[in-house]
RNA sequence: GGGCGGUUAGCUCAGCUGGGAGAGCACCUGCCUUACAAGCAGGGGGUCGCGUGUUCGAGCCACGCACCGCCCA
Numbered sequence: 001g002g003g004c005g006g007u008u009a010g011c012u013c014a015g016c017u018g019g020g021a022g023a024g025c026a027c028c029u030g031c032c033u034u035a036c037a038a039g040c041a042g043g044g045g046g047u048c049g050c051g052u053g054u055u056c057g058a059g060c061c062a063c064g065c066a067c068c069g070c071c072c073a
Stems, first nucleotide, its partner, number of pairs: 001072007010025004019056001027043005049065005
């Protein structure tokens, strides 16, 4: 330098064919307990890597850039 895959909550990851941003764990509050853990109920938390474009509408499509991994040179 070229090719492919990846980047979504604190962590691990879903998100089908463009229209509701989600799960598990973690965290917070309450219940339970002498107390802790477990369990039960409820709750908070997101520039969807960055920018531009297409579209009525973008996590999803297009282009550029950044970072991570693998392969080729």
A computed fold for a 73-nucleotide RNA from a Gaiellales bacterium, annotated as transfer RNA.
Lineage of the source: Bacteria > Bacillati > Actinomycetota > Thermoleophilia > Gaiellales.
The RNAcentral record of the sequence draws on ENA and MGnify.
The coordinates come from a structure-prediction model, not an experiment, and the mean pLDDT is 83.